Notes: A computed fold for a 72-nucleotide RNA from a Bacteroidaceae bacterium, annotated as transfer RNA. The RNAcentral record of the sequence draws on ENA and MGnify.
RNA sequence: GCUCCUAUAGUUCAAUGGAUAGAACAAAUCUCUCCUAAAGAUUAGAUUCGAGUUCGAUUCUCGAUGGGAGUA
Numbered sequence: 001g002c003u004c005c006u007a008u009a010g011u012u013c014a015a016u017g018g019a020u021a022g023a024a025c026a027a028a029u030c031u032c033u034c035c036u037a038a039a040g041a042u043u044a045g046a047u048u049c050g051a052g053u054u055c056g057a058u059u060c061u062c063g064a065u066g067g068g069a070g071u072a
Stems, first nucleotide, its partner, number of pairs: 001071007010025004018055001027043005048064005
């Protein structure tokens, strides 16, 4: 250089064109406790970026960027 794969919450993963984008762990607050831990309840938190297709895009197409693999 070329080809392929990949990018969703702090982390690990769902969501195969239509839901308020969901769960676990982590975090914060509250209850309980003399305190801590454990347990329970609640809350906040994400679609890498730019275009396109579509009534509608996390999803499909193109490009950019980051990561990974293969090839000489």
The same sequence occurs in records of 2 taxa. It matches the Rfam family "tRNA". The family's RNA type in Rfam is transfer RNA. The source organism's lineage runs through Bacteria, Pseudomonadati, Bacteroidota, Bacteroidales and Bacteroidaceae. The prediction has a mean pLDDT of 81.